[in-house]
Context: one part of a larger RNA
RNA sequence: ACCAACGAGUUAAUUUAUAUGGCUAGCUUAAGUCACUUUGUGAAAUAAGCGUAGUGAAAGCGAGGUUUAACCGCCGUAAGUCUUAUGAAUUAGACCCGAAUCCGGACGAGCCAUGCAUGAACAGGGUGAAUCUCAAGUAACAUUGAGAGGAGGCCCGCACCCACGCGUCGUUUAAUGCGCGGGGAUGAUUUGUGCAUAGAGGAGAAAUUCCAAUCGAGUCCGGCGAUAGCUGGUUCUUCCCGAAAUAGCUCUUGGGCUAGCGUUGGGAAGGGACUGAUUUACCUCAGUUCCAAUUAUCAAUAAGGGGUAGAGCUACUGAAUGAGUGUAUCGGGCUAUGCCUAGAUCACUCAACCAAACUCCGAAUACUUAUUGAUUGACCCCAACAGUCAGAACCUGGGUUCUAAGAUCCAGGCUCAAAAGGGAAACAGCCCAGAUCGCAAUCUAAGGUCCCUAAAUUUAUGCUAAGUGGAAAAGAAGGUGAAAUUACUUUGACAACUAGGAGGUUGGCUUAGAAGCAGCCAUCCUUGAAAGAAAGCGUAACAGCUCACUAGUUCAGUGGUUUUGCGUCGAAGAUGUACCGGGGCUAAGCAUAAUACCGAAGAUGCGAAUUCAGCGCUUUUUGCGUUGGGUGGUAGGGAAGCGUUCUAUUUGCAGUGAAGCUUUUAGCGUGAGCUUGAGUGGAGCGGAUAGAAGUGAGAAUGUUGGU
Numbered sequence: 001a002c003c004a005a006c007g008a009g010u011u012a013a014u015u016u017a018u019a020u021g022g023c024u025a026g027c028u029u030a031a032g033u034c035a036c037u038u039u040g041u042g043a044a045a046u047a048a049g050c051g052u053a054g055u056g057a058a059a060g061c062g063a064g065g066u067u068u069a070a071c072c073g074c075c076g077u078a079a080g081u082c083u084u085a086u087g088a089a090u091u092a093g094a095c096c097c098g099a100a101u102c103c104g105g106a107c108g109a110g111c112c113a114u115g116c117a118u119g120a121a122c123a124g125g126g127u128g129a130a131u132c133u134c135a136a137g138u139a140a141c142a143u144u145g146a147g148a149g150g151a152g153g154c155c156c157g158c159a160c161c162c163a164c165g166c167g168u169c170g171u172u173u174a175a176u177g178c179g180c181g182g183g184g185a186u187g188a189u190u191u192g193u194g195c196a197u198a199g200a201g202g203a204g205a206a207a208u209u210c211c212a213a214u215c216g217a218g219u220c221c222g223g224c225g226a227u228a229g230c231u232g233g234u235u236c237u238u239c240c241c242g243a244a245a246u247a248g249c250u251c252u253u254g255g256g257c258u259a260g261c262g263u264u265g266g267g268a269a270g271g272g273a274c275u276g277a278u279u280u281a282c283c284u285c286a287g288u289u290c291c292a293a294u295u296a297u298c299a300a301u302a303a304g305g306g307g308u309a310g311a312g313c314u315a316c317u318g319a320a321u322g323a324g325u326g327u328a329u330c331g332g333g334c335u336a337u338g339c340c341u342a343g344a345u346c347a348c349u350c351a352a353c354c355a356a357a358c359u360c361c362g363a364a365u366a367c368u369u370a371u372u373g374a375u376u377g378a379c380c381c382c383a384a385c386a387g388u389c390a391g392a393a394c395c396u397g398g399g400u401u402c403u404a405a406g407a408u409c410c411a412g413g414c415u416c417a418a419a420a421g422g423g424a425a426a427c428a429g430c431c432c433a434g435a436u437c438g439c440a441a442u443c444u445a446a447g448g449u450c451c452c453u454a455a456a457u458u459u460a461u462g463c464u465a466a467g468u469g470g471a472a473a474a475g476a477a478g479g480u481g482a483a484a485u486u487a488c489u490u491u492g493a494c495a496a497c498u499a500g501g502a503g504g505u506u507g508g509c510u511u512a513g514a515a516g517c518a519g520c521c522a523u524c525c526u527u528g529a530a531a532g533a534a535a536g537c538g539u540a541a542c543a544g545c546u547c548a549c550u551a552g553u554u555c556a557g558u559g560g561u562u563u564u565g566c567g568u569c570g571a572a573g574a575u576g577u578a579c580c581g582g583g584g585c586u587a588a589g590c591a592u593a594a595u596a597c598c599g600a601a602g603a604u605g606c607g608a609a610u611u612c613a614g615c616g617c618u619u620u621u622u623g624c625g626u627u628g629g630g631u632g633g634u635a636g637g638g639a640a641g642c643g644u645u646c647u648a649u650u651u652g653c654a655g656u657g658a659a660g661c662u663u664u665u666a667g668c669g670u671g672a673g674c675u676u677g678a679g680u681g682g683a684g685c686g687g688a689u690a691g692a693a694g695u696g697a698g699a700a701u702g703u704u705g706g707u
Stems, first nucleotide, its partner, number of pairs: 001707006011092009021082003026050003033043004054061002064075003095233002098230001102223006113197009122187001124156003127152001131148006160184003164181005199215001201211003208217001236641006246259005260388002262385006270291008296375009310361001311359002317355002321351006328345003331341004391416002394413007421432003436608004441604003447598003450583003456595001458594006469585001475569002479566010496553005502526003507521003532547001535546003609631009642696001644693010660680003664677001666675003
């Protein structure tokens, strides 16, 4: 890992709701007793319980009571009770498995720690303390030399003990080893045996270290099915409906309670008149007819209140810009009874302008009400049963942030959640569209129609040349199309070419020089078609080359500004082209029109099933027919069934072959499943109607076994 078997809402008591049945102003027995056909059944037994009246604190009153001076208000005024079944709750282990804990009593020092008792072990080599002897030496000591000696938690180094470095191993040879090195090795040494210390404890050259591979409190058993607001798992089928991720409170925020939203059942409107039956009449029953009903959602119409968007502000409050006026105030100046004025303040005029906590104004929507129409498991009330309280993206209006976030917090909407199908290459939340089942039928949506790939190499007019399309800004530019406006222009424009571009004069000053052209001042006159006391280059200064300006040649448009369409640059990334899905495309790109086609589980057609409502038929039950509406679905609610084991009653099968088994035959049922042929097997097993459960496995790092 796979296979098989086992494996999770049970039982009891009480309460409550629903269903069913009995009796009914009543209903029911419990223990015990008795009888019998004695694991039980039956009988009487009336204690007791619930109900038949409530209300008030109570006295009390009573279909009413109470509160109050009184009213309002609050509670009450309708049939119950017992059995059984089912749903739910409470108390119990209470759907199952799962802690780390806490407490108690025992068992442990054959490991390891320390101690006690008694034994054992330490190759070899080196160093050479005290002390002693002899000699020298001294007044005597001291001191010196030589020899003897053999001290030491001394030195080197086996055994022995340790475990510092590296390597190896790391499903190991080994739950700590192995290899090469390393430290101690006569000592606080090592070691055998016996004994001692025990968990609220012992031991500890002290590390939370050791106390049997277990130590911030050993192990085993018990309390114990501890508790777990936590994680995981929870077993057959079909049908109907179908959520929430919000509010308030919470030692509360991944948990609860109440409300909100779901399901199921019940209710919510009936009344009057007439006729008939019955009857003296009333009551009661049946029929006909009239009146009433209705709330919810959507649409249309009508009537409302509002202070948002927008807008506006000499309409307030505040913010804020420019220009001007003033015999205003302050400051400054002057030629000072006044005049001027950089500036500050104030007032006024004109112009432009800002505001969530400004408003002289003011929508659209939304909301409320009414009428009409449409829809029908809608709305409202009661009861029972829930689940939900982590939500997500997108669009719109806002707050926070950086007008950052796949950010966060609100509000309105939508989808996902709980929704499959088509489109977006792939892609919960985007676009289209809501899957009951079947069909080798038709039409469409979004999106598409050159090939991959179903359908146009479709039609018309333009644009783009950048593979723009098929990522991006400020900014830049004789890219190119369209529109508008303005200037010049056959009295010849723009561009080009030919010619002129002069004289006073080298203007004055300055300067070494300054002659159009370093700088300062001035910037005239003349001749002329025209020509600056010069717009550039240039020279040391001149010179020289252009320009403005003018004439001619030529010839029909030329220059500026603004708006706008499509493009260009701006444009650098990490495995490989590499944001067209690819091929490829100059349209198969973009814009504006048009027609056709493709395209979904949408719509339609045909057939089938089921559910709800209405109608008809059917003697009721129920079933059949018909008309209309439905039938995606997680949590969850409801309904109907299948199968397993056993029991009772009844009825059957079986050696002429039961159960079981088989990748096997045929048929039935929407399905769980059922029936059946064949083979195998070799002894028991079914159907019907009821009943009772150890009643259904694929998941729980599930348990056991097998491979």
Large-subunit ribosomal RNA, domain II from a bacterium, 707 nucleotides, folded computationally. It matches the Rfam family "Bacterial large subunit ribosomal RNA".